[in-house]
């Protein structure tokens, strides 16, 4: 770096340093941020994918390897099924708000090349 599988509405922050942007990506929204965000380090914690424990499997337990510790992966974006409102004489089309499902992209783990 590519592929496969699984999971992604739960959970868990203090200190020090730094100093202006940050929340992956397009566009939009909405947030966080000089009362110091983001990032780095230390400590603490959360979780339980791998691992250990167990004669074996499962469960339970532990926490060695990862991971994580604002907001559902912060929300929408693509497709589809509905609902409300606007427009229209009506239907349809269209606009807007909203609920569900699927997908894409992404993150993490384990495995393969």
């Nucleotide at each position: 770096u590519a592929c496969u599988u699984a999971u992604c509405c739960a959970g868990a922050a203090a200190g020090a340093c730094c100093g202006a942007g940050g929340g992956a990506u397009u566009g939009g929204g909405c947030c966080c941020g000089a009362c110091g965000a983001c990032g780095u380090c230390u400590u603490a914690g959360c979780a339980a994918c791998c691992u250990g424990c167990c004669a074996u499997c499962a469960a339970a337990c532990a926490a060695g390897g990862u991971g994580c510790u604002a907001a559902c992966u912060c929300c929408c974006u693509u497709u589809u099924c509905g609902g409300g409102c606007c427009u229209u004489u009506c239907u349809g089309c269209g606009g807007u708000c909203u609920g569900g499902a699927a997908g894409a992209a992404g993150a993490u783990a384990a495995g393969u090349g």